[in-house]
RNA sequence: UGCGCGGGCAAGACGGCCGCCGGUUCCCGCUUGUCGGGGACGGGAGGUAAAGUCCGAACACGGCAGGACACGGUGGUGGGUAACGCCCACCGAUCCCGAGCGAUCGGGACCAGGGAAAGUGCCACAGAAAAUACACCGCCGAUGGGCUUCGGCCACAGGCAAGGGUGAAAAGGUGCGGUAAGAGCGCACCGCCGACCUGGUGACAGGCCGGGCAUGGCAAACCCCACCGCGUGCAAGGCCAAGCAGCGGCAAUGAGCUGGUCCGGCUCGCCAAGCCGCGGGUAGGCUGCUGGACCCCGUCGGCAACGGCGGGGCUAGAUAAAUGGCCGUCACCCCGCUUGCGGGGCACAGAAUUCGGCUUAUGAACCGGCGCACCAU
Numbered sequence: 001u002g003c004g005c006g007g008g009c010a011a012g013a014c015g016g017c018c019g020c021c022g023g024u025u026c027c028c029g030c031u032u033g034u035c036g037g038g039g040a041c042g043g044g045a046g047g048u049a050a051a052g053u054c055c056g057a058a059c060a061c062g063g064c065a066g067g068a069c070a071c072g073g074u075g076g077u078g079g080g081u082a083a084c085g086c087c088c089a090c091c092g093a094u095c096c097c098g099a100g101c102g103a104u105c106g107g108g109a110c111c112a113g114g115g116a117a118a119g120u121g122c123c124a125c126a127g128a129a130a131a132u133a134c135a136c137c138g139c140c141g142a143u144g145g146g147c148u149u150c151g152g153c154c155a156c157a158g159g160c161a162a163g164g165g166u167g168a169a170a171a172g173g174u175g176c177g178g179u180a181a182g183a184g185c186g187c188a189c190c191g192c193c194g195a196c197c198u199g200g201u202g203a204c205a206g207g208c209c210g211g212g213c214a215u216g217g218c219a220a221a222c223c224c225c226a227c228c229g230c231g232u233g234c235a236a237g238g239c240c241a242a243g244c245a246g247c248g249g250c251a252a253u254g255a256g257c258u259g260g261u262c263c264g265g266c267u268c269g270c271c272a273a274g275c276c277g278c279g280g281g282u283a284g285g286c287u288g289c290u291g292g293a294c295c296c297c298g299u300c301g302g303c304a305a306c307g308g309c310g311g312g313g314c315u316a317g318a319u320a321a322a323u324g325g326c327c328g329u330c331a332c333c334c335c336g337c338u339u340g341c342g343g344g345g346c347a348c349a350g351a352a353u354u355c356g357g358c359u360u361a362u363g364a365a366c367c368g369g370c371g372c373a374c375c376a377u
Base pairs, nucleotide, nucleotide: 001373002372003371004370005369007367008366012330013329014328015327016326017325018324020044021043023041024040025039026038027037028036029035030033046348051359052358054357055356056355057354058353059233060232061231062230071229072228073227074226075225076090077089078088079087080086091113092111094109095108096107097106098105099104114224115223119222120221121218122217123216136164137163138160139159140158143157144156145154146153147152172190173189174188175187176186177185191213192211193210194209196207197206198205199204237287238286239285240284246278247277248276249275250274254268255267256266257265258264294313295312296311297310298309299308300307301306332345333344334343335342336341337340
């Protein structure tokens, strides 16, 4: 210098015009309405992705005496948190880098990291044998048998598991002794198991004593242990409520006029296809609804996650769903040349109850890190 891969920042700015969806308010119109038209003001997507809908909650309704089983999830320890499978710190295994003669120390990556000494199951291929170990090559053949030149030799029975070989894995490792050859057979160190002591809240670490080693691996196989877990999601749910349908009620002894009263007369009603009421509840409306375990800064406590206190800030709430387009100036990037002009580019995406996480997407410039290549010193 170029290329590549993570992280951070950022998510163009200003002005004008036209539109779209809510809100407040004013005016006009009439068929007075949940109506129509017009004006003014103000608001209208993200950066922790509004996404995936994976995990945890709030909230709501339904269910539920208590316990157990079943089913599902989680799984080192301690802490944070409303909670979590999230976050922080630590412990341990494995791996990498650096320092050091070394013991060891420092840094980093990564782990579904409870139990394999309750039981069951599995361990491909290869291999003698894959868990009641085994014997292919091999070693020995001391003991017993035969031969002998007495050095030894031969065959078998038998012994062995050191070496070779197979495998992802072969029943502790290295060394010395020992032996016919071998073997924890014996010993030292390392590893392992158990008891105890010390330190630590703890995972665990260190020490010491004992044991010749018993306990191969797999639980992201069943299983066991501990802990957690009811179901459905704002289309949850609450309130109001046209029309239609349903149910109940309302008349023949009706009302009015005439009239002292009755009869009588007159007029109206007797189209129940009406009127009144009731509960459930459709359309529709209101609510839930957006300010919240919220964000930033400072300070205090804490290794940290985070918490306390103080100050400041943010304000879509639509309902089949609006949030858009054009123009100008400037900014950023790329290309071209006429060197100040022309052309092009400017990501991923997009609310639908809310919040905490995780995961995923994201162009250029800028800041910082890592890797590779080339060049220069």

Model confidence (mean pLDDT): 76 of 100. A computed fold for a 377-nucleotide RNA from a Phycisphaerae bacterium, annotated as Bacterial RNase P class A. It is recorded under the gene name rnpB. Rfam family: Bacterial RNase P class A. The family's RNA type in Rfam is ribozyme. The sequence is in RNAcentral, with records from ENA.